Context: one part of a larger RNA
RNA sequence: GGCGCACGGCGGAUGCCUAGGCUCUUACAGGCGAUGAAGGACGUGAUAAGCUGCGACAAGCCGCGGUGAGGCGCAAAUGGCCAUUGACCCGCGGGUUUCCGAAUGGGGCAACCCAACGUUUUGAAGAAACGUUAUCCCGCGAAUGCGGGAGGCGAACGCGGGGAACUGAAACAUCUUAGUACCCGCAGGAGAAGAAAAUAAAUAAUGAUUCCCCCAGUAGUGGCGAGCGACCGGGGAAUAGCCCAAACCGGCGUUGUCCAGGCAUCGCCGGGGUUGUAGGACCGCGAUGUCGCAAGAGUGAUGGCGAGUGGAAGGAACUGGAAAGUUCCGCCAUAGAGGGUGACAGCCCCUUACACGAAGCCAUACGAAGCGUAGCGGAAUCCUGAGUAGCGCGGGACACGUGUAAUCCUGUGUGAAUCAGCCGGGCCCAUCCGGCAAGGCUAAAUACUCGUAAGAGACCGAUAGUGAACCAGUACCGUGAGGGAAAGGUGAAAAGCACCCCUGUUAGGGGAGUGAAAAAGAUCCUGAAACCGUGCGCCU
Numbered sequence: 001g002g003c004g005c006a007c008g009g010c011g012g013a014u015g016c017c018u019a020g021g022c023u024c025u026u027a028c029a030g031g032c033g034a035u036g037a038a039g040g041a042c043g044u045g046a047u048a049a050g051c052u053g054c055g056a057c058a059a060g061c062c063g064c065g066g067u068g069a070g071g072c073g074c075a076a077a078u079g080g081c082c083a084u085u086g087a088c089c090c091g092c093g094g095g096u097u098u099c100c101g102a103a104u105g106g107g108g109c110a111a112c113c114c115a116a117c118g119u120u121u122u123g124a125a126g127a128a129a130c131g132u133u134a135u136c137c138c139g140c141g142a143a144u145g146c147g148g149g150a151g152g153c154g155a156a157c158g159c160g161g162g163g164a165a166c167u168g169a170a171a172c173a174u175c176u177u178a179g180u181a182c183c184c185g186c187a188g189g190a191g192a193a194g195a196a197a198a199u200a201a202a203u204a205a206u207g208a209u210u211c212c213c214c215c216a217g218u219a220g221u222g223g224c225g226a227g228c229g230a231c232c233g234g235g236g237a238a239u240a241g242c243c244c245a246a247a248c249c250g251g252c253g254u255u256g257u258c259c260a261g262g263c264a265u266c267g268c269c270g271g272g273g274u275u276g277u278a279g280g281a282c283c284g285c286g287a288u289g290u291c292g293c294a295a296g297a298g299u300g301a302u303g304g305c306g307a308g309u310g311g312a313a314g315g316a317a318c319u320g321g322a323a324a325g326u327u328c329c330g331c332c333a334u335a336g337a338g339g340g341u342g343a344c345a346g347c348c349c350c351u352u353a354c355a356c357g358a359a360g361c362c363a364u365a366c367g368a369a370g371c372g373u374a375g376c377g378g379a380a381u382c383c384u385g386a387g388u389a390g391c392g393c394g395g396g397a398c399a400c401g402u403g404u405a406a407u408c409c410u411g412u413g414u415g416a417a418u419c420a421g422c423c424g425g426g427c428c429c430a431u432c433c434g435g436c437a438a439g440g441c442u443a444a445a446u447a448c449u450c451g452u453a454a455g456a457g458a459c460c461g462a463u464a465g466u467g468a469a470c471c472a473g474u475a476c477c478g479u480g481a482g483g484g485a486a487a488g489g490u491g492a493a494a495a496g497c498a499c500c501c502c503u504g505u506u507a508g509g510g511g512a513g514u515g516a517a518a519a520a521g522a523u524c525c526u527g528a529a530a531c532c533g534u535g536c537g538c539c540u
Base pairs, nucleotide, nucleotide: 001539002538003537004536005535006534007533008532009531015525016489017488020460021459022457023456024455025454026453027452028451029449030448031153032152039100040099041098042055043054044053046078047077050074051073061094062093063092064091065090066089070082071081072080105114106113107112115133116132117131118130119129120128121127135150136149137148138147139146140145157188158186159185160184161183162182168175172223198206199205210237211236212235213234214233220228221227241441242440243439244385248271249270250269251268252267253266255264256263257262276419278384279383280382281381282378283377284376285375291372292371293370298366301364302363303362304361305360308356309355310354314329315328316327317326318325330347331346332336338350339349340348390414391413392412393411394410395409396408397407400426421436422435423434424433425432476483477482496524499511500510501509502508
């Protein structure tokens, strides 16, 4: 030095565990904010660094309700307090709520600086306290102004305005990725869409929109490459329809004109009216009837949520540190889900089934006031959405890449008709059929989950599962945008080793003691391997 055996050290794998995650289900909620949010800074405790709570009334103040013996958070200790005259705790409501932050009196390197005006304190100056003082929009006003609104934050979902590239095409340019990512605007609990200028076509029909299944990877489209990819129709979910503009009538104002009676223009307001079998105005007749609405006062009713309340039934012996184990003999069960308790508990504890529940909130039904709703005939005068429809050029959207390319949108240029009218039915024309554009609103079925409550898992179990089970978006890194960890387990209970000894020692150890165990002693369950030693054996 090697190998082997034994005993240790170091190390933290493995096993077991779970305080934390992940995914989903059901119900709820779907917003907060100038009455100052979200998020912070700084304070606040007898002693107080951090976290949590709170705000100069500062781990808290008041009221109502619940509960009932302890309490002064995590978190020990000492001191001192509170509490059956009901503390602590829980629910509801209220008060307080520094400074920054949309931040809003002005400024500013956020949590700071400096003002003006009014009132108060003071005899004055000065100082202090309280209040007001931002901008934009709308309405009113002659006006300094008055009244109302907005602003910012928030996970995804929605609509709109902009809008890539890598990539694929085995290169690449049309194409694809993709109207995706990303940026911006706006809204709601959903949003968008939506009551036919629809779809069809069979001498037939359907009847707003949205979503799902099929139609169908079909018809198409496509450097006819890669790819993209419908409609009609069928089956379902859910169903709901309406209001203006105009004609006409009236009121008020304005301007013009005038023979000063008016008439006309324009504007605002009210009535009227809303469609394709055309409808309405207009003229005449008739009628106060029928049916309905939610945004709905209200009182009580019913139901739900809601702090909570009640809630059955077991003992002994044995083993053991400990009984819930084993044995014996019982009991309850609308409760044998689950968790805890010194090992495995229906009957020990918390719960559980079931029953009940204040304030408050929500829903449902009832429902006053309120709001809406129609018919018949005539006539052919008026109205029925214009820089619109259409067309040319250039683009875009449609599954459809210019194609025979309809339909929809529009940058530019042109530019109708007015019911004897106009549009569509995939070039175009005719016939036929369907519809009525150029104004608007509209629940449900659909999408999502920052969050609340309850629950589930052939999900993870500390290199896993969230980045984060632990004081984690922390420590740390970076000028910055940003990046971003590691780190769980004594024991049933601290009973956390009084006292003695070694020693420079409050380090470490040996006794003693606790404990079932200390080879559980805080670097603490188990304690693998690598690695490092000590002893013994063998070999060299």